[in-house]
RNA sequence: AGGUGACAAGGGCAAACUAUCCGCGAGGGUAGGGCGCAAAGCCAAGAGACCCUAAGUGAUGUAAGGUGUUUGGGGUUAGUCUGGUUACCGAA
Repeated sequence: AGGUGACAAGGGCAAACUAUCCGCGAGGGUAGGGCGCAAAGCCAAGAGACCCUAAGUGAUGUAAGGUGUUUGGGGUUAGUCUGGUUACCGAA
């Protein structure tokens, strides 16, 4: 230096849920909480999931409508995976 991650040390982060605020929504901020995490630090580039929206279309319906699906557009998710990037500690 690269790889790797120990029932190591000192620390770190914080799922569900609750309160409150923001957002049409997915979801996000703050506080409590603690399931877990060795990058659960950061980045939406690829894949996935999810939301909103427009158009097409199937079934349904008297209609209004809601709903399935396809395509386009805009988003959310880094605690879904890949990739990029930075970093603490030190046994084998």
A computed fold for a 92-nucleotide RNA from a Nitrospirota bacterium, annotated as c-di-GMP-I riboswitch aptamer. The coordinates come from a structure-prediction model, not an experiment, and the mean pLDDT is 86. The organism belongs to Nitrospirota, within Bacteria. Rfam family: c-di-GMP-I riboswitch aptamer. Rfam describes the family as follows. GEMM was predicted in a large-scale screen for bacterial structured RNA regulatory elements. It was read from a public genome assembly, where an Rfam model found it.